[in-house]
A computed fold for a 387-nucleotide part of an RNA from SAR92 clade bacterium H921, annotated as large-subunit ribosomal RNA, domain III. The coordinates come from a structure-prediction model, not an experiment, and the mean pLDDT is 81. Rfam family: Bacterial large subunit ribosomal RNA. Rfam links the family to the GO terms structural constituent of ribosome and ribosome. Taxonomically the source falls in Porticoccaceae (Bacteria, Pseudomonadota, Gammaproteobacteria, Cellvibrionales). The sequence was found in a public genome assembly.
Context: one part of a larger RNA
C1' cells in the first nucleotide's frame, strides 16, 4: 500500500421469548423467502466413526459463537430368508505335467480363482438418544439333518433336457397411484357475509395360503425300432404304427376374489404433565372414473449385423448296491455358521491442496396448467447458501 481489495452463487430475512460474561448467526415460536425429475428420498462406489448424549472453546470454521462434520469423554452398527462367503461361470489372472528360453523368465493342457451375470427363502405392524426386512408382536416361508408311518429301483465328476438372452415396433388385459364422490369425526369465523349445493381432517391394512382367470406356447399319450449322443440308457436324437384332439388335453401366466384380518393402522379425544418426552381410548375404513415408462412379457409381430457360460434344477443309465443302503410323500423333532449393517452418498463426510459456484453410477416419481421427466407455481420433505 491500507483498515484498503476481499469474506466463494443477488434463495431473504423479521418479530418475540429461552440461554448466556456476550447473541444478527445457537435453541424454541409465529410470519416472510427458496428448493420440489430437487436443494426431497433410498441405494451402489468412496470415505471409516464424520452417528447419538453429556462437557467445552485455546486452534480449526474467512466475522461472532453459548453452536459445529472442531476438542473431550461416554455410548451406538443384533439377519437361516437382505448382501457377500461356505454354489457357479464370463472377459482376463495363476496355472501339476508340458512346450520355448543362457538366465530371468515367456507360453499354455488339466485344473483352480475371478461378477459388473445365473442360482433356495418374509412380510406388516411397533419399538431406540443412536440399529432395525435384523429386535419385539402377529402371520409366513426355504433347503439341510435325524425318527416314524406307507410306497418303493436306486446309483455320476458321464449322456441328454432346461437354465438360455439381440435390435425395433405394435396391440391388449391388468395394478401402482392420481381424482371426484360416499361415509365418519370436527368446525361456525374477531372484518360486509357464511346451518349451506359450505369449510377442514381422515376414509389405510402386506407377505402368504387357496382356487386358478385375460393372455401367451407347445399337439398330447402309448407301443415298435434305431449305424447318432466317445461306455451304457427305459433319458436325448432318427424312423414307424396307434388312440385322443386340433373349441380338447398339458405346460405357462398378471390381476381379480377369498382366507391372512375380531389384525394392525387411523382422525380425533381423554389422562398425565410440564421444558419440549408420554400412556390410554379409538370413528369412518365404501363406490366410480382416471391411469402409467411398472406387471403379464426373457410374450407377440418384425428385422438382419443373428445376439455369453458354468452350476443350482429335471430326467438317463455306468461301475456299485440289492431284506440293507438309496429314493418319493407325509408327520414330529432339531440346527440354521461366519462377514457387512452406524453414518454421509449431486455432497461441507466422495474425487478436485480449502466447509472449492467444478465433477460423481442407479431407484422412487404427489397436485395444477401442459404431448411432456420442458417449463411455471405448489404437496411431502429440505433449506435461506457462516460477515
Nucleotide at each position: 500500500g491500507a483498515g484498503u481489495a476481499a469474506c466463494g452463487a443477488u434463495a431473504a430475512a423479521g418479530c418475540g421469548g429461552g440461554u448466556g460474561a456476550a447473541a444478527a448467526a445457537c435453541c424454541c415460536g409465529c410470519u416472510c423467502g427458496c428448493c420440489g425429475g430437487a436443494a426431497g428420498a433410498u441405494c451402489a462406489a468412496g470415505g471409516u466413526u464424520u452417528c447419538c448424549u453429556g462437557u467445552c472453546c485455546a486452534a480449526c470454521g474467512c466475522u461472532a459463537a453459548u453452536c459445529g462434520g472442531g476438542a473431550c469423554a461416554g455410548g451406538g452398527u443384533u439377519a437361516g430368508u437382505c448382501g457377500g462367503u461356505a454354489c457357479c461361470u464370463a472377459a482376463g489372472g495363476c496355472g501339476a505335467g508340458g512346450c520355448c528360453g543362457a538366465a530371468a523368465g515367456g507360453c499354455g493342457u488339466a485344473g483352480u480363482c475371478g461378477a459388473u451375470g445365473g442360482a433356495a427363502a418374509a412380510c406388516a405392524g411397533g419399538u431406540u438418544a443412536a440399529u432395525a426386512u435384523u429386535c419385539c408382536u402377529g402371520u409366513a416361508c426355504c433347503g439341510c439333518u435325524a425318527u416314524a408311518u406307507a410306497c418303493u429301483g436306486c446309483g455320476a465328476u458321464g449322456g441328454g433336457g432346461g437354465g438360455a438372452c439381440g435390435g425395433a415396433g405394435a396391440a391388449g388385459g391388468c395394478u401402482a397411484g392420481g381424482u371426484g364422490a360416499u361415509c365418519a369425526g370436527g368446525g361456525c369465523g374477531a372484518u360486509g357475509g357464511u346451518u349451506g349445493u359450505c369449510c377442514c381432517u381422515g376414509u389405510a391394512u402386506a407377505a402368504g395360503c387357496a382356487a386358478g382367470u385375460a393372455g401367451g406356447g407347445a399337439g398330447a399319450u402309448u407301443c415298435c425300432u434305431u449305424a447318432g449322443g466317445u461306455a451304457a440308457a427305459u433319458c436325448c436324437g432318427g424312423g414307424g404304427a396307434a388312440u385322443c384332439a386340433c373349441u380338447a388335453u398339458c405346460c405357462u401366466g398378471a390381476g381379480a376374489u377369498g382366507c391372512g384380518a375380531a389384525u394392525u393402522c387411523g382422525a380425533g379425544c381423554u389422562c398425565a404433565a410440564u421444558u419440549g418426552c408420554g400412556a390410554g381410548c379409538g370413528a369412518a375404513g365404501u363406490c366410480a372414473u382416471u391411469g402409467a415408462u411398472g406387471c403379464c412379457a426373457u410374450g407377440c409381430u418384425u428385422c438382419c449385423a443373428a445376439g455369453a457360460a458354468a452350476a443350482g434344477c429335471c430326467u438317463c443309465u455306468a461301475a456299485g448296491c440289492u431284506u440293507c443302503a438309496g429314493g418319493u410323500a407325509u408327520a414330529u423333532a432339531g440346527a440354521g455358521a461366519c462377514c457387512g449393517u452406524a453414518c454421509u452418498c449431486u455432497a461441507a463426510a466422495c474425487c478436485g491442496a480449502c466447509a472449492c459456484a467444478g465433477g460423481u453410477g442407479a431407484u422412487c416419481a404427489g397436485g395444477u396448467a401442459g404431448a411432456g421427466a420442458a417449463u411455471a407455481c405448489c404437496a411431502a420433505g429440505g433449506c435461506g447458501c457462516u460477515u